This is a predicted structure of a 92-nucleotide RNA (c-di-GMP-I-GGC riboswitch aptamer) from a Planctomycetota bacterium. It was read from a public genome assembly, where an Rfam model found it.
RNA sequence: CUCGAUAAGGGUAAACCGGCCGCGAGGCCGGGGCGCAAAGCCAUGGGCCUGGUGUCGGUUCGUCCGGCGCGAAGGUCGCCUGGUUGCCGAAG
Numbered sequence: 001c002u003c004g005a006u007a008a009g010g011g012u013a014a015a016c017c018g019g020c021c022g023c024g025a026g027g028c029c030g031g032g033g034c035g036c037a038a039a040g041c042c043a044u045g046g047g048c049c050u051g052g053u054g055u056c057g058g059u060u061c062g063u064c065c066g067g068c069g070c071g072a073a074g075g076u077c078g079c080c081u082g083g084u085u086g087c088c089g090a091a092g
Base pairs, nucleotide, nucleotide: 002092003089004088011036012035016031017030018029019028020027021026034078040084041083042082045080046079047076048075049074050073052070053069054068055067056066057065058064
């Protein structure tokens, strides 16, 4: 350096529940603990999601529903990729 133990000491915290914020995706705090060796940090690229908008179609005609598209709108790094920082040390 690679790698990642039924190691040690720690860390983080999914679903769900409560409170607050947001049109929403979602975020923050508390409880909780499925998981995680970067599940620390950064939305650059892709994905997904939300809102807006264009267009086409539907329609129970409504500030309605669906398909496809758009962006110097947004969310997610616990989807992938990339960047960056970092604890421990068995075996290979």
The source organism's lineage runs through Bacteria, Pseudomonadati and Planctomycetota. The coordinates come from a structure-prediction model, not an experiment, and the mean pLDDT is 83.